[in-house]
């Protein structure tokens, strides 16, 4: 420089093809122990990479851009 492809919570993933954003690990508190660890309860998270458009309604669809991956020159 051209083409695909990916971007949701601190991390690793979901979200049924447009209709109240979900789980695991993780963080906090409590049980329980002489203490940790372990188990058990409880609670704690993201206006979805950015700006617009479309629509009663967009994580999702359209444009443009910003990151990374990976082809290919």
């Nucleotide at each position: 420089u051209g083409g695909c492809a990916c971007a949701u919570a601190g991390c690793u993933u979901a979200a049924u093809c447009g209709g109240c954003a979900a789980a695991g690990c993780g963080g906090c508190u409590c049980u329980c122990u002489g203490u940790u660890a372990a188990a058990g309860a409880g609670u704690u998270g993201a206006c979805u990479c950015c700006u617009g458009g479309u629509u009663c309604g967009a994580a999702u669809c359209c444009a443009g851009g910003u990151g990374u991956g990976c082809c290919a020159g």
RNAcentral holds the sequence, with entries from ENA.
Predicted 3D model of a 73-nucleotide RNA (transfer RNA) from Nonomuraea recticatena.
Its Rfam family is "tRNA". By type it is a transfer RNA.
Its mean pLDDT, the model's own confidence on a scale to 100, is 81.